[in-house]
Order: sequence, then structure tokens, then C1' cells
RNA sequence: GUCAGCGUAGCUCAGUUGGUAGAGCACUGCAUUCAUAACGCAGAGGUCCCGGGAUCGUGCCCCGGCGCUGACA
Repeated sequence: GUCAGCGUAGCUCAGUUGGUAGAGCACUGCAUUCAUAACGCAGAGGUCCCGGGAUCGUGCCCCGGCGCUGACA
């Protein structure tokens, strides 16, 4: 340089057909225990990488940019 994939919660990742964004772990509170851990209940946490376009409406479609990974040269 060319091509492909990826970017969503603190971390690892779902999100199928465009219609008000979820799980596990972690975190906070409660319960349990002599105490801690584990288990149980509840809660908080998101401009879905950035910008633009199409659409009544986009995490999802289209265009450009940025970053990461891989393949080829």
C1' cells in the first nucleotide's frame, strides 16, 4: 500500500426482521454469618467511536473519517 473483520455499561460480549438497549463478571445497598467468602434479593451504571445522508423512526442501512486486529504485498 491492497483486502477483510471489529468498535455497544468499568471488563468480556449479545442485540436475528429498522420500532423507547440487554446478559455474565465487577460495583453499591440489604439479607445471611461470631466474622469473611460463597449463595440469595434489590439497585446504580450507556450521547451504541466521530461526522454526514436516506427514513415517520437507526446500535442495525448508505458515505466519509479515526482507532484496533488479521491476511497479502
Background
Model confidence (mean pLDDT): 83 of 100. Transfer RNA from an Oligoflexia bacterium, 73 nucleotides, folded computationally. The sequence was found in a public genome assembly. It matches the Rfam family "tRNA". Rfam describes the family as follows. Transfer RNA (tRNA) molecules are approximately 80 nucleotides in length. It is annotated as a transfer RNA.